[in-house]
RNA sequence: UCCCGAUAAUAGCAAAUCAACCGAAAGGUUGAGACGCAAAGUCACAGGUCUAAUGCUAUUAAGUUAGCUAAGAUGGCUGGGCUACCGAA
Numbered sequence: 001u002c003c004c005g006a007u008a009a010u011a012g013c014a015a016a017u018c019a020a021c022c023g024a025a026a027g028g029u030u031g032a033g034a035c036g037c038a039a040a041g042u043c044a045c046a047g048g049u050c051u052a053a054u055g056c057u058a059u060u061a062a063g064u065u066a067g068c069u070a071a072g073a074u075g076g077c078u079g080g081g082c083u084a085c086c087g088a089a
Base pairs, nucleotide, nucleotide: 004087005086012037013036017032018031019030020029021028022027035076041082042081043080045079046078047077048074049073050072055068056067057066058065
């Protein structure tokens, strides 16, 4: 230094749920709250998953209904990139 990760130490993050707010939705932000996390720090690059406003197609008396669609979302789904605290075995 890399790998690795302890019933060590010092710090950190915060699932569900609730409230307020934002959003068409998925979901997000803030506060409360802790299920968990050794990268649960960071980047949507690859794959996966979620949503379908918009657009397209069909349909309807009617944005009425259905299908497809990511430019939306998820890093606490997986892989990968970058960075980082501690140091028992």

Model confidence (mean pLDDT): 87 of 100. The RNA shown here (c-di-GMP-I riboswitch aptamer) has 89 nucleotides and comes from Candidatus Sediminicultor tertius. Of the family's consensus pairs, 95% are formed in the model. NCBI's taxonomy places the organism under Bacteria, Candidatus Phoenicimicrobiia, Candidatus Pheonicimicrobiales, Candidatus Phoenicimicrobiaceae, Candidatus Sediminicultor. The sequence was found by an Rfam model in a public genome assembly.